[in-house]
Context: one part of a larger RNA
Molecule: small-subunit ribosomal RNA, 5' domain
Organism: Verrucomonas longifila
RNA sequence: UAUGCUUGUCUCAAAGAUUAAGCCAUGCAUGUCUAAGUAUAAACAUUUUAUACUGUGAAACUGCGUACAGCUCAUUAUAUCAGUAAUUAUUUAUUUGAUGGUACACUACUACUUGGAUAACUGUAGUAAUUCUAGAGCUAAUACAUGCGUCAAAGCCUCUACCCUUGCGGGCGGGGGUGUAUUUAUUAGAUAACAAACCAACCUGGGUCCUGCUCAGUUCUUUGGUGAAUCAUAGUAACUGUUCGAAUCGCAUGGCUUUUAUGCCGGCGAUAGUUCAUUCAAAUUUCUGCCCUAUCAGCUUUCGACGGUAGUGUAGUGGACUACCGUGGCUUUAACGGGUAACGGAGAAUUAGGGUUCGACUCCGGAGAGGGAGCCUGAGAAACGGCUACCACAUCCAAGGAAGGCAGCAGGCGCGCAAAUUACCCAAUCCUGAUACAGGGAGGUAGUGACAAGAAAUAACAACACUGAUCAAUUUUUUGUUCGGUGAUUGGAAUGAGAACAACGUAAACACCUUAACGAGGAUCCAUUGGAGGGCAAGUCUGGUGCCAGCAACCGCGGUAAUUCCAGCUCCGAAAGCGUAUAUU
Numbered sequence: 001u002a003u004g005c006u007u008g009u010c011u012c013a014a015a016g017a018u019u020a021a022g023c024c025a026u027g028c029a030u031g032u033c034u035a036a037g038u039a040u041a042a043a044c045a046u047u048u049u050a051u052a053c054u055g056u057g058a059a060a061c062u063g064c065g066u067a068c069a070g071c072u073c074a075u076u077a078u079a080u081c082a083g084u085a086a087u088u089a090u091u092u093a094u095u096u097g098a099u100g101g102u103a104c105a106c107u108a109c110u111a112c113u114u115g116g117a118u119a120a121c122u123g124u125a126g127u128a129a130u131u132c133u134a135g136a137g138c139u140a141a142u143a144c145a146u147g148c149g150u151c152a153a154a155g156c157c158u159c160u161a162c163c164c165u166u167g168c169g170g171g172c173g174g175g176g177g178u179g180u181a182u183u184u185a186u187u188a189g190a191u192a193a194c195a196a197a198c199c200a201a202c203c204u205g206g207g208u209c210c211u212g213c214u215c216a217g218u219u220c221u222u223u224g225g226u227g228a229a230u231c232a233u234a235g236u237a238a239c240u241g242u243u244c245g246a247a248u249c250g251c252a253u254g255g256c257u258u259u260u261a262u263g264c265c266g267g268c269g270a271u272a273g274u275u276c277a278u279u280c281a282a283a284u285u286u287c288u289g290c291c292c293u294a295u296c297a298g299c300u301u302u303c304g305a306c307g308g309u310a311g312u313g314u315a316g317u318g319g320a321c322u323a324c325c326g327u328g329g330c331u332u333u334a335a336c337g338g339g340u341a342a343c344g345g346a347g348a349a350u351u352a353g354g355g356u357u358c359g360a361c362u363c364c365g366g367a368g369a370g371g372g373a374g375c376c377u378g379a380g381a382a383a384c385g386g387c388u389a390c391c392a393c394a395u396c397c398a399a400g401g402a403a404g405g406c407a408g409c410a411g412g413c414g415c416g417c418a419a420a421u422u423a424c425c426c427a428a429u430c431c432u433g434a435u436a437c438a439g440g441g442a443g444g445u446a447g448u449g450a451c452a453a454g455a456a457a458u459a460a461c462a463a464c465a466c467u468g469a470u471c472a473a474u475u476u477u478u479u480g481u482u483c484g485g486u487g488a489u490u491g492g493a494a495u496g497a498g499a500a501c502a503a504c505g506u507a508a509a510c511a512c513c514u515u516a517a518c519g520a521g522g523a524u525c526c527a528u529u530g531g532a533g534g535g536c537a538a539g540u541c542u543g544g545u546g547c548c549a550g551c552a553a554c555c556g557c558g559g560u561a562a563u564u565c566c567a568g569c570u571c572c573g574a575a576a577g578c579g580u581a582u583a584u585u
Base pairs, nucleotide, nucleotide: 001581002580003579004578005577009455010454011453015448016415022413023412024411026410027409028408031064032063037061038060043056044055045054062434071368072367073366081289082288083287085285086284087283090282091281096277097276098275110247114145115144121137122136124134125133126132155178156177157176158175159174160173162171163170164169179244181240183238184237185236186235187234188233203217204216205215206214207213208212224231246271248270249269250268251267254265255264256263257261291339292338293337298330299329300328305327306326307325308324309323310322311321312320343365344364345363347358348357349356350355370391371390373388374387375386393404395402396401421446423445424444425443429442430440431439432438461491462490463489464487465486466485467484468483469482471480472479473478496525498518500515502514528574529573530572531571532570533555534554539569541568542567543566544565550557551556
C1' cells in the first nucleotide's frame, strides 16, 4: 500500500502519486472604485436647493492586477538541488526615504489652461454560427498629443569693443554658452621612502650706514569610499529624430490690499513624475557534494570542441553568437555512452554503534501545462484559465466557415490491486484591486473516509450459596477473623450509546462540549478476529472424514482411535480491531 472479516463513543485526519504528463460533457476557479482620473444612462432616489458641476450609479474609456496563488512530477545524473561564496558583471513595477530657481530662441503673444480623436450611447446593417464585426451620428480624460514660465544672484568657459600702460599687465563693458537625462572623448578623484639652495609675494622679528641693505623665521590650503575599480562625485568639449522639469483631482474656504480690480496671497491631502538609495525580488556565477553499469575505453572538434583578439547581442558576464588566429579540452581519481519502476533537498522508517531502505505527496528550490517551436504586451512571461503556426486528438455547422486544451475545484470515461461531493461560504487565515465596501474551488465548512494516530464503554458493588489460603479458637468434627475465586441466586445504586425541549456552537448549519423529560437485567444496548503438534501462548475432549476432502510461512498432518482436516465444546493471543499478500528495515 492493497485486500478479507468485524465495528459502539470521542478527538485528529491522509485520500486518482504508483497504471495512462491518457482523454474529457457541464458548471465554477481573476478581477478590481475611493472625498479624490473620465458620467447628460433617454437608470434610480431625495426634494429646501441644484440652468456647468446634488447623491447613488449600470455601461464604457483610463489605471492596476491577471508572471502570484493552485496542480502535477513527464523530462532531467554536475543538470536540478543543498550548503557556501560573488555581482568591482547586472535589471528591478511596487514599498519607504531623499531629490529639481536655469525650459522660449524671436521680438504682434492661450498660460486662469491649448489641439484633434474615440468608446459607452443613438441608429443602419451582415453571418447558420463565436466574448465576430462594418458603415453613419455624437461626447469626455490623469487616455493620446501639444506647449509657456513666476524669481534669482554670483561664478566659470569663450569671443570681443573701449580705457590706462613703453611693454608685461590691469580696469570697465558687451555678445554667446552653462538645469537634468543620453552617447563619446578627456581632466581631477593626491600622499611608500626627502633634503639643500635659489626666485617671487606677504607677514613677523633682529642688526644696522633706517627712501635702502642684510640675517633669521613663518605661511603657501582641499581630497569621500573599498581588500581592490576606468567607483562615487565633480569639471571641460561636443552629441541626441532630446528623457524629465504637473495644462491633473478632492476637501476646506480664509486672509491682504485700497490700484474695488473680480486683483493678489494661501491650508491639508490624492494622483503623477526625474534621478539616487531602500525593499520585494530576479538573472548569472565560485567551491564541494549524487544511484546502477566496463557485456560502455577512449570522448570532443564538419555545423564551437578548448583558448586568444575584436566585434555583435544582452539588463549584464560569457563561444552566447560572428570574424580572424592558435590546437587545444576531458579520461581507470572511470571521461564518454547506457540504465533508472530518478525531480533535488529539508525529511521518513528501521537501527546498540556503524549502517540499510524510502522521500510523487502539505515547507524550500526546479520543471511542465497534449507534443515541439515562435512571439506580443509588460517592471516581470519565451505566459498557455495570452496569441501564432505545425503535429496528434477532438467539438459545432445551413459545408461557406467557426471554436478548443481540467498535471485548478467538483464531476465523467479509460486504466487498473489501487483513491471522496458536479455540496455551502468568503465568517476565519491571507492575497489582489482605483480598494475599510468587491473578488478569490487560494482557503475555510460540511459530505465520503477502519490511510494512519490518540483517548477508552461493553459493566461496578453488596448480600447469599459453594469453595480456597494464612491465622486464631479448637476436642477428632467444627467455628471464627481477614483476603480471594466461582454462580442460569438476590439486591438496590451508577452510567453513557441512543434519542431529545433548550441554549451554546456556526457565515448558516451538522457534530462536539453543556443540558431538562426519556434511556440496562442475561433471551440484552449480546466483540470480534485468528489460533490450540513443534517453532509459539493454548486440548491427546466428542462427532464426521479415511493419503480423500483438506490443512500446513517451515518441519509436517490425513491411508478407520487425526493433539494438525470439517464441526461442537473448552481453552489461548490481541482486542474495536484482528487476519492475509506484497515491498522494506